[in-house]
Predicted 3D model of a 103-nucleotide RNA (SAM riboswitch aptamer (S box leader)) from Granulicella sp. UBA5172. The coordinates come from a structure-prediction model, not an experiment, and the mean pLDDT is 79. Taxonomically the source falls in Granulicella (Bacteria, Pseudomonadati, Terriglobia, Terriglobales).
RNA sequence: AUUUCAUGCAGAGUGGUUGAGGGACGAGCCCUACGACGCCACGACAACCGGACAAAACACAGUACCGGUGUCAACUCUCUCCUGGCGACAGGGUACAUGGGAU
Numbered sequence: 001a002u003u004u005c006a007u008g009c010a011g012a013g014u015g016g017u018u019g020a021g022g023g024a025c026g027a028g029c030c031c032u033a034c035g036a037c038g039c040c041a042c043g044a045c046a047a048c049c050g051g052a053c054a055a056a057a058c059a060c061a062g063u064a065c066c067g068g069u070g071u072c073a074a075c076u077c078u079c080u081c082c083u084g085g086c087g088a089c090a091g092g093g094u095a096c097a098u099g100g101g102a103u
Stems, first nucleotide, its partner, number of pairs: 001103008013042005021031003026079003043072003048068004052063002076095001081092004
């Protein structure tokens, strides 16, 4: 990089540094000098992978102890394509993100 599988309505932030952008793209809407984005430190959440411990169950999978990731405004912030619906909306798809596998 390509591909495949799973998940994406829950959850979790402070300090330092920097100084104007950020929320992937387009549109909207929003966050932001009461300091965004990024980086660093510490913390937290979660439970995808490996380990440890536990369980052996009709359906459902446990603990969060060690290691590898991930995440910590807004449902993936919302919408875009299709189906149903007068509509609010619901279901699906695409795209994206993260993890595991394969090449």